[in-house]
RNA sequence: CGGGAUGUGGCGCAGUAGGUAGCGCGCCUGGUUUGGGACCAGGAGGUCGCCGGUUCGAGACCGGCUAUCCCGA
Numbered sequence: 001c002g003g004g005a006u007g008u009g010g011c012g013c014a015g016u017a018g019g020u021a022g023c024g025c026g027c028c029u030g031g032u033u034u035g036g037g038a039c040c041a042g043g044a045g046g047u048c049g050c051c052g053g054u055u056c057g058a059g060a061c062c063g064g065c066u067a068u069c070c071c072g073a
């Protein structure tokens, strides 16, 4: 320098034809228990790496940039 993959709540991931952002674990509150764990009920937390474009509407499509990893030179 060129090519590819990935970047989504604290962590791990899904969202494969554009249509109100979800799952598991974790966290908080209550119940149960002598207490803890387990279990049950409820709840908080992200606007999707950044900027721009297309569209009535973008996590998803297009362009640029950026971080990590892989391949090549």
Stems, first nucleotide, its partner, number of pairs: 001072007010025004019056001027043005049065005
Record summary:
This is a predicted structure of a 73-nucleotide RNA (transfer RNA) from Leifsonia sp. Leaf264. Its mean pLDDT, the model's own confidence on a scale to 100, is 82. The source organism's lineage runs through Bacteria, Bacillati, Micrococcales, Microbacteriaceae and Leifsonia. Its Rfam family is "tRNA". Its family is annotated with triplet codon-amino acid adaptor activity in the Gene Ontology. It is annotated as a transfer RNA.